A computed fold for a 90-nucleotide RNA from a sheep gut metagenome, annotated as THF (Tetrahydrofolate) riboswitch aptamer.
The RNAcentral record of the sequence draws on MGnify.
Its Rfam family is "THF (Tetrahydrofolate) riboswitch aptamer". Rfam describes the family as follows. Tetrahydrofolate (THF) riboswitch was first reported for Ames et al. as an RNA motif in 5' untranslated (5'-UTR)regions of folate transport and biosynthesis genes in Firmicutes genomes. Gene Ontology term of the family: tetrahydrofolate metabolic process.
RNA sequence: AGAGUAGAACGUUCGCGUCAAGUGCUAUGGGAUGGGAGGUCGCCCAUGGACGAAGGAAGGAAACUUCCGCGGUGGACGUUCGCAGCCGCU
Repeated sequence: AGAGUAGAACGUUCGCGUCAAGUGCUAUGGGAUGGGAGGUCGCCCAUGGACGAAGGAAGGAAACUUCCGCGGUGGACGUUCGCAGCCGCU
């Protein structure tokens, strides 16, 4: 000097919700986290609390189906970024 994590952003695709979950915020507890130990101001889980939304069209007797949207929405894949300190690897 370099490699390499949990993750993050963007893109594609398949979904979920739109009869409101999810996302985001907060408190408490717990878990995992470069090859090793250990670790948080990062990430995940549980519980509690606060806050909160964009629907519309067509068919149908209805249930429902399809399409176009919406949500600081979930998964997968790709690209880019990517452990502060100690030890190790090249």